Context: one part of a larger RNA
RNA sequence: CGAAAGAAAUUUGAGUAGACCUGUCCUUAGUACGAGAGGACCGGGAUGGACGUACCUCUGGUGUUCCUGUUGUUCUGCCAAGAGCAAUGCAGGGUAGCUAUGUACGGAAUAGAUAACCGCUGAAAGCAUCUAAGCGGGAAGCUAACUACAAGAUAAGAUUUCUCUGGGACUUCGGUCCCCUAAAGACCCCUCGGAGACUACGAGGUUGAUAGGAAUAAAGUGUAAUUACAGUAAUGUAUUCAGCUUAUAUUUACUAAUAGGUCGUGAGG
Numbered sequence: 001c002g003a004a005a006g007a008a009a010u011u012u013g014a015g016u017a018g019a020c021c022u023g024u025c026c027u028u029a030g031u032a033c034g035a036g037a038g039g040a041c042c043g044g045g046a047u048g049g050a051c052g053u054a055c056c057u058c059u060g061g062u063g064u065u066c067c068u069g070u071u072g073u074u075c076u077g078c079c080a081a082g083a084g085c086a087a088u089g090c091a092g093g094g095u096a097g098c099u100a101u102g103u104a105c106g107g108a109a110u111a112g113a114u115a116a117c118c119g120c121u122g123a124a125a126g127c128a129u130c131u132a133a134g135c136g137g138g139a140a141g142c143u144a145a146c147u148a149c150a151a152g153a154u155a156a157g158a159u160u161u162c163u164c165u166g167g168g169a170c171u172u173c174g175g176u177c178c179c180c181u182a183a184a185g186a187c188c189c190c191u192c193g194g195a196g197a198c199u200a201c202g203a204g205g206u207u208g209a210u211a212g213g214a215a216u217a218a219a220g221u222g223u224a225a226u227u228a229c230a231g232u233a234a235u236g237u238a239u240u241c242a243g244c245u246u247a248u249a250u251u252u253a254c255u256a257a258u259a260g261g262u263c264g265u266g267a268g269g
Stems, first nucleotide, its partner, number of pairs: 001152001005163007015149004021049007033038001051106005059100004066093005071086006110144003117137004164268001166179005180266001185263004189205005210256003213252005219245003227238004
C1' cells in the first nucleotide's frame, strides 16, 4: 500500500515445513515344519540405542550480585571489629536464572490409492491364460492421520462485537474551499517483563501491585557483634539453630508510572 468506511477480538485452512529410525529379551512354543540337527510365520508383552522436543521436581554443573573460613599487606589513632589489594587472593558451601550427564514425552495406531508380486472370473484363440471388458489382495514407500506456521490464498475467506447520522459557498459535476465536529480505537510518552540485538511481543500507567522500597515468609550460609563466665593464654561456653542474605512468593501506594500530545472522522465503489 492492497483486501470497496474505520476498529477490536476469535477463527477456517489452500499451501509450506518438520517428524517418519531401530536392536534385544520374554511369551505364543521347543509348537508348526523336520529322520534328526535344528527351528519359525502370525499375534501379545517388556526393555534399550541413536535422534528430537519441552522442562528444572529430583541428581549434578555454573552461580566474580549470598554466607562462611583463612594467608600476606596497607588503612580506619590503638585493642576489638572492619575495609581495600593480591586471578573472585585462596578455600568450603549455595538461591534464582541458564544448563545435561538429570526429568518427562515422541516415532505409533488407523484409513485410502498403489509398486513388484499373488489371485478370481474371462474371451480374442471351442483349450489355456491375473487382462483385453470386469473384480480382489499387496510395502519401512505415496495421500491423509501427528507437530508448527499459514488469507499478499490479489480467488486477499468466515464469525462476533464496537464507532461515526453537521452547516455553508463554488464547480468544468471529477471535486475544491471555509466553519463546526474529532468517535471506536491506536500510537507517542512513562513503569517493566518468564519478551528481546534494534524493533517487535507481552504486563501495566492512580478506577493502579508495573518496577523499586518496606513487612512477613521461603531458601542459602552456619551460631554475628556486644556483654558475661572459664582459662596464664591460644581459645571455649552462654546470650543464639543466631547474625547476614542477590535474582523467589505473598502483602503493602511509601517512591516512580504525573500532566499532556498525535493520528484516526462525519454512514462509506